[in-house]
RNA sequence: AUCUUGAAAGGGCAAACUGCCAGCAAUGGCAGGACGCAAAGUCUCCGGUCCGGAUUUCCGGAUAGCGGGAUUACCGGG
Numbered sequence: 001a002u003c004u005u006g007a008a009a010g011g012g013c014a015a016a017c018u019g020c021c022a023g024c025a026a027u028g029g030c031a032g033g034a035c036g037c038a039a040a041g042u043c044u045c046c047g048g049u050c051c052g053g054a055u056u057u058c059c060g061g062a063u064a065g066c067g068g069g070a071u072u073a074c075c076g077g078g
Stems, first nucleotide, its partner, number of pairs: 003078004012037002017032006035065001041071003045068003048063006
C1' cells in the first nucleotide's frame, strides 16, 4: 500500500416520539431524545415503496435508516 475482517481503544451517527419551521403532499430542517448502525459518510445510476399531476402508462418530487451499485474513510486483527 492492497485485499479481507471487526475482538479492543478513541470516538461517530441518530429511529420512534415531542416542540418549532418549511412543503399540496410524501417528507425535510433545527432542538430535545435514543431504536439501532462498521460506513446509519456521500451520490437517485438500477429496482422497490411513498407523494403530487396527468391518464396509455408518462412527468415531477421523496426515501441513501428498503435493496443493488458507485465513491470516500478512523483505529486495529489476519